[in-house]
Source information
A computed fold for a 346-nucleotide part of an RNA from an uncultured organism, annotated as small-subunit ribosomal RNA, central domain. The coordinates come from a structure-prediction model, not an experiment, and the mean pLDDT is 85. Rfam family: Bacterial small subunit ribosomal RNA. Its family is annotated with ribosome and structural constituent of ribosome in the Gene Ontology.

Context: one part of a larger RNA
RNA sequence: CUGGGCGUAAAGAGUCCGUAGCCUGUUAUAUAAGUCUGCUUUCAAAGACUGUGGCUUAACCAUAGGAAGGGGGCAGAUACUGUAUAGCUGGAGUUAUAUAGAGGUUAGUGGAAUUUCCGGUGGAGGGGUGAAAUCCGUUGAUAUCGGAAGGAAUGCCGAAAGCGAAAGCAGCUGACUAUAUAUAUACUGACGGUAAAGGACGAAAGCUUGGGUAGCAAACAGGAUUAGAUACCCUGGUAGUCCAAGCUGUAAAUUAUGCUCGCUAGAUGUUGGGAUUUACUCUCAGUGUCGUAACCAAAUGGGUUAAGCGAGCCGCCUGGGGAGUAUAGUUGCAAGACUGAAACUC
Numbered sequence: 001c002u003g004g005g006c007g008u009a010a011a012g013a014g015u016c017c018g019u020a021g022c023c024u025g026u027u028a029u030a031u032a033a034g035u036c037u038g039c040u041u042u043c044a045a046a047g048a049c050u051g052u053g054g055c056u057u058a059a060c061c062a063u064a065g066g067a068a069g070g071g072g073g074c075a076g077a078u079a080c081u082g083u084a085u086a087g088c089u090g091g092a093g094u095u096a097u098a099u100a101g102a103g104g105u106u107a108g109u110g111g112a113a114u115u116u117c118c119g120g121u122g123g124a125g126g127g128g129u130g131a132a133a134u135c136c137g138u139u140g141a142u143a144u145c146g147g148a149a150g151g152a153a154u155g156c157c158g159a160a161a162g163c164g165a166a167a168g169c170a171g172c173u174g175a176c177u178a179u180a181u182a183u184a185u186a187c188u189g190a191c192g193g194u195a196a197a198g199g200a201c202g203a204a205a206g207c208u209u210g211g212g213u214a215g216c217a218a219a220c221a222g223g224a225u226u227a228g229a230u231a232c233c234c235u236g237g238u239a240g241u242c243c244a245a246g247c248u249g250u251a252a253a254u255u256a257u258g259c260u261c262g263c264u265a266g267a268u269g270u271u272g273g274g275a276u277u278u279a280c281u282c283u284c285a286g287u288g289u290c291g292u293a294a295c296c297a298a299a300u301g302g303g304u305u306a307a308g309c310g311a312g313c314c315g316c317c318u319g320g321g322g323a324g325u326a327u328a329g330u331u332g333c334a335a336g337a338c339u340g341a342a343a344c345u346c
């Protein structure tokens, strides 16, 4: 090298776009580069292999012989691959008509609730807990009624639902914008798949600058508990949580399951289309469940949304610890991130 793997044992990159590369539907013709066949030449000798012989044998030596295979050349074959030309419509896409949705950006706006403030009523407690206390309250709390301010989140509908590449997305309305699916005629005519490098997006926390701050709440303070209690419980409470602009680039970023295509029993829900004979129907695209045929699997389980049977491409794995550490590099304001060993040890 061949070979074995990646749901849970080591192993699918967080996601997408995409350059090179690799792979690539169908028909015909040409070509003959790959490929195949024959001939020829070459691959010194020694060595290797086979036969025979010589030293008592062996090692060793002598002699004879033969291929496989590689390089060059010539002649041929043309199924496959390549290349060129001309086509095709099934893959891919365009168009038309519908439909769908918490897809995105932005502006406006509604009600409920918490809190604070103002005013009225009222008059001694309230709050909190397992029990308490810290705490609030006669400078009038809690409760209740009316008013105001401000911030954040959007009850019911609501779902096994929907949308999005993923992260994620939910009051209502407008504007802008992206996408998917179905059906159908027409059109383009392989325009496709995957994807090193590279690029974009990327929860939360964190960072920078400027705003904002109702509630919640790391840190912190106090009260309890306890042998102690740097906790769990309680009373407070600052960053933060929110907005704008920028950075960070990580998560059990999980379906722990890469993407695309084809094939391989079903049953039963549901979302959005279509068809008809309007039904316990058929069909397309999604999304669930059950349990199963084949099959797979160490088991668990998977099973048309595969972990089955195949094809293409990429990523990744190779005993545990040391260690996602050290070093070097790249990157970042920093925190850190990415790349990533060895000694030693079991």
Stems, first nucleotide, its partner, number of pairs: 004317003007300002012314001014201004021194003025088007033081002035077009049065006091191001092188003095184006103177007110154001115149007125136002162169002206247006215241002220236004258313006266290010276279001295302002319346003328339004